[in-house]
Parts: sequence; structure tokens; C1' cells
RNA sequence: CCAGCGAAAUGGCAAACCGUCGGAAACGAUGGGACGCAGAGUUACCGGCCUAAGGCAGUUCUUUCAGGGUUUUGGAAGAUUGUUAUGGCGGCGGAACCGCCGAA
Repeated sequence: CCAGCGAAAUGGCAAACCGUCGGAAACGAUGGGACGCAGAGUUACCGGCCUAAGGCAGUUCUUUCAGGGUUUUGGAAGAUUGUUAUGGCGGCGGAACCGCCGAA
């Protein structure tokens, strides 16, 4: 000096929750607040997870319009179910980069 490792020390970060703002949401920013973290530093490259505005498909219901002799057929709007990332998560795992200290 480098790698491994993580005793000690200097410090560092900040979960849940609450306030404010942004967002359809997940979530993010900021202030408070500490569950914890040896990288809980940075990066969405790979996997995984979260959300579904918009799109697609379907179902039944409500309203409305048109056809029609009753049943009912079709269109539109709303509600609802499923699916989907272009949205998100770095405190889920991997990977890359950068990195404080120095006992065994």
C1' cells in the first nucleotide's frame, strides 16, 4: 500500500408514524421522528416485488338513444372484474462504481 475481515473509535444514514407539497396510484420531496443499518452510499443493468392513469378483454347492473308487435337487438355514458408499465421500489436479491476507520 492492497485484499479479506469487522473489535474499537470518529462520525454517518433514518423505518413506522405525523405535518406540508407533487402524483391516478404505487411512491417521491421536505420538516419532525428513530425501527434499525458496516456500507440503510450511488446506479433500474438482471431477477423479483408494488401500483394500473391510459389501453385491451369480459360480465352484470344503472341511465340514455335508436329499431321493434311483446320478448329483445345494437350504440353511448357510468359502475364493476381480469390483464398490461411506459410508472415505482436501491431499507428484496444479484451486479457495477465510489468509499471512513484499523484490533484479532
A computed fold for a 104-nucleotide RNA from an Alphaproteobacteria bacterium, annotated as c-di-GMP-I riboswitch aptamer. Taxonomically the source falls in Alphaproteobacteria (Bacteria, Pseudomonadati, Pseudomonadota).